Description:
The RNA shown here (Guanidine-I riboswitch aptamer) has 112 nucleotides and comes from a Gammaproteobacteria bacterium. The organism belongs to Gammaproteobacteria, within Bacteria. It was read from a public genome assembly, where an Rfam model found it. Rfam family: Guanidine-I riboswitch aptamer. Rfam links the family to the GO term regulation of gene expression. From the family's description: This family represents a conserved RNA structure found upstream of the ykkC and yxkD genes in Bacillus subtilis and related genes in other bacteria.
RNA sequence: ACAAUGGAAAGCUAGGGUUCCGGUCCCCUCGCGGGACGUCUGGUCCGAGAGCUUUCGACCCGCCGCGCCUCGUGCACGGAAGGUUACACGGAGGGACAAAAGCCCGGGAGAA
Numbered sequence: 001a002c003a004a005u006g007g008a009a010a011g012c013u014a015g016g017g018u019u020c021c022g023g024u025c026c027c028c029u030c031g032c033g034g035g036a037c038g039u040c041u042g043g044u045c046c047g048a049g050a051g052c053u054u055u056c057g058a059c060c061c062g063c064c065g066c067g068c069c070u071c072g073u074g075c076a077c078g079g080a081a082g083g084u085u086a087c088a089c090g091g092a093g094g095g096a097c098a099a100a101a102g103c104c105c106g107g108g109a110g111a112a
Base pairs, nucleotide, nucleotide: 007056008055009054010053011052012051015046016045020043021042022040023037024036025035026034027033057085058084059083060082063079064078065077067075068074069072087107089110093105094104095103
């Protein structure tokens, strides 16, 4: 310098809110009772196509084994190595769960 593919899952993170826990305040019949506050750093929770990691899958290259016939610089299958998995600006509006969001519609509309 060059070949081809570029999908799925899991765990997390940025971020997000307020069901539950905790926190703060108030009330009472004073008990782990009721109400308000997410303009409470939190635990649970939600969570990225354009964030991270891992696994699977996919793909490329030659090698080995085995087979095919059109016998070639050919093709199929299997094996163990090596490698790739890139790029990616983006509304408004709507939707879900308790609620919100970089969640989903959506790598959408649009832009380039």